A computed fold for a 513-nucleotide part of an RNA from a Candidatus Magasanikiibacteriota bacterium, annotated as small-subunit ribosomal RNA, 5' domain.
The organism belongs to Candidatus Magasanikiibacteriota, within Bacteria.
Its Rfam family is "Bacterial small subunit ribosomal RNA".
Context: one part of a larger RNA
RNA sequence: GGAUGAACGCUGGCGGCGUGGCUAAGGCAUGCAAGUCGAGCGAGUUACAAAGUGUAGCAAUACACAAUGUAACUAGCGGCAGACGGGUGCGUAACACAUUGGUAAUCUGCCCACAAGACGCGCAUAGCUCUUCGAAAGGAGAGGUAAUACGCGAUGGACAUGCGGGGUCAUAAGACAUUCGCAUGUAAAGGAAGCAAUUCGCUUGUGGAGGAACCUAUGGCCUAUCAGCUAGUUGGUGAGGUAAAAGCUCACCAAGGCUAUGACGGGUAGGGGGCGUGAGAGCGUGGCCCCCCUCACUGGGACUGAGACACUGCCCAGACACCUACGGGUGGCUGCAGUCGCGAAUAUUCGGCAAUGGACUAACGUCUGACCGAGCGACGCCGCGUGAAGGAUGAAGGCCUUCGGGUCGUAAACUUCUUUUGCUAGGGACGAAUUUUGACGGUACCUAGCGAAUAAGAGGUUGCUAACUCUGUGCCAGCAGCAGCGGUAAUACAGAGACCUCAAGCGUUAUCC
Numbered sequence: 001g002g003a004u005g006a007a008c009g010c011u012g013g014c015g016g017c018g019u020g021g022c023u024a025a026g027g028c029a030u031g032c033a034a035g036u037c038g039a040g041c042g043a044g045u046u047a048c049a050a051a052g053u054g055u056a057g058c059a060a061u062a063c064a065c066a067a068u069g070u071a072a073c074u075a076g077c078g079g080c081a082g083a084c085g086g087g088u089g090c091g092u093a094a095c096a097c098a099u100u101g102g103u104a105a106u107c108u109g110c111c112c113a114c115a116a117g118a119c120g121c122g123c124a125u126a127g128c129u130c131u132u133c134g135a136a137a138g139g140a141g142a143g144g145u146a147a148u149a150c151g152c153g154a155u156g157g158a159c160a161u162g163c164g165g166g167g168u169c170a171u172a173a174g175a176c177a178u179u180c181g182c183a184u185g186u187a188a189a190g191g192a193a194g195c196a197a198u199u200c201g202c203u204u205g206u207g208g209a210g211g212a213a214c215c216u217a218u219g220g221c222c223u224a225u226c227a228g229c230u231a232g233u234u235g236g237u238g239a240g241g242u243a244a245a246a247g248c249u250c251a252c253c254a255a256g257g258c259u260a261u262g263a264c265g266g267g268u269a270g271g272g273g274g275c276g277u278g279a280g281a282g283c284g285u286g287g288c289c290c291c292c293c294u295c296a297c298u299g300g301g302a303c304u305g306a307g308a309c310a311c312u313g314c315c316c317a318g319a320c321a322c323c324u325a326c327g328g329g330u331g332g333c334u335g336c337a338g339u340c341g342c343g344a345a346u347a348u349u350c351g352g353c354a355a356u357g358g359a360c361u362a363a364c365g366u367c368u369g370a371c372c373g374a375g376c377g378a379c380g381c382c383g384c385g386u387g388a389a390g391g392a393u394g395a396a397g398g399c400c401u402u403c404g405g406g407u408c409g410u411a412a413a414c415u416u417c418u419u420u421u422g423c424u425a426g427g428g429a430c431g432a433a434u435u436u437u438g439a440c441g442g443u444a445c446c447u448a449g450c451g452a453a454u455a456a457g458a459g460g461u462u463g464c465u466a467a468c469u470c471u472g473u474g475c476c477a478g479c480a481g482c483a484g485c486g487g488u489a490a491u492a493c494a495g496a497g498a499c500c501u502c503a504a505g506c507g508u509u510a511u512c513c
Base pairs, nucleotide, nucleotide: 001513002512003511004510006509007508008507009506010505013384014383015382016381017380018379019377020376021342026340027339028338030337031336032335035080036079037078040077041076043074044073045072046071047070048069049068052065053064054063055062056061087295089293097219098218099217101215102214103213106212107211108210111208112207113206114205115204116203117202119153120152121151122150128143129142130141131140132139133138159185160184161183162182163181164180165179167176168175169174190200191199193198221267222266223265228258229257230256233255234254235253236252237251238250239249240248270292271291272290273289274285275284276283277282297318298317299316300315301314320331321330322329323328348374350373351372352371356370357368358367359366360365387417388416389415390414397408398407399406400405422450423449424448425447426446427445431440457502458501459500460499461498462483463482464481468497469496470495471494472493478485479484
């Protein structure tokens, strides 16, 4: 000199774009943050229409019930989504990450392409009704019911398994196909509209896209005041296990494997793209944004599922907190706000789904603290303003003075002008995807009017280092980044005037180069 997620002191006009719990991965009141589908299913509620039935009446009519239809709604069953999106950096020195190859050792819902298919039958169960236990949370028993829920049978191959033969490829195990033969096994669900064609789903298979898993090599911290480490350890055979290779697990056998090119131990730490600095080499760093990993009160576990060992799912244990009728229950902000605590220190319990994106849906649409916006903070960067021209009797006043004067100083006053900004009024968007739909927002912007009006400080002045005098003080009080100032004329302390630098900032502290 540059830089910062900064803090502190003094000061503070505006706008745009960014950015804001670095500490306690400490505890959390409250609200919201993941739902959706009635075109899968039965049932129910409400509204409207309503054949009909009943009661009263001689009748007109009034009242009640109501098959059925239409519309809206939803507790339950069922489907899909809750594995994404959002947060954190505790742990991790590791195939965690980055780069590079590999899987002839793999899986893949939704989406795309192609091929083929969907025949028949059945048992339940929630909701509901009844009974009943409990303070509650929540159950128990009986009856009865539906499905794209569940089960059984049939058919089927470019599917799976086993046996056998040939071909091509391959280092081997093995892989491939318009291969061949045999045996065995294994599918399905319907809905809506329509006259129909059709459409949305369902099942099986092949391929794709995107996603995921595993493996190899190489790379990136400190420490030897850590020198030896290791028994599932290293390898083999067999078995189990997985989507899949493998001590991944187990039984048996062998005695191996790693290490001064640093094993093992200890400390520290998420990694990368990047970012800061520097001419570069390098050094430092990993906040915001993007990719990957990791965790979800602490520890463990599996279930479901294409995908989890699952942040707002389940089970167990523990700590903590809350409710309780004392028998027992409930909870998890490292989501968005907010609160206490800690701290030098870090924001609103805001608006909207209008846009972009996501989930569900045939669609309309619903949900979305993702996101888009607004609010707060000079925290940062950038831009603008705090007026312009004229104006000497060089006014008053301050300061200095050799008392002549000098300086603040064209500075002010005063005259003329302008209106960025400000205020008032009027108009008023783009962003919307040719119908509808705008939170932002009556915002940006435009026009008119008013009036210099609403707007300057901070640090410094001995040298380094741009800028000097007076007064006070008297090794005191104090200053200070270093050298050093101060003991009676201090340009170094304090005040004043003048001056210098930067400027809505200026200084200080901390850290990096």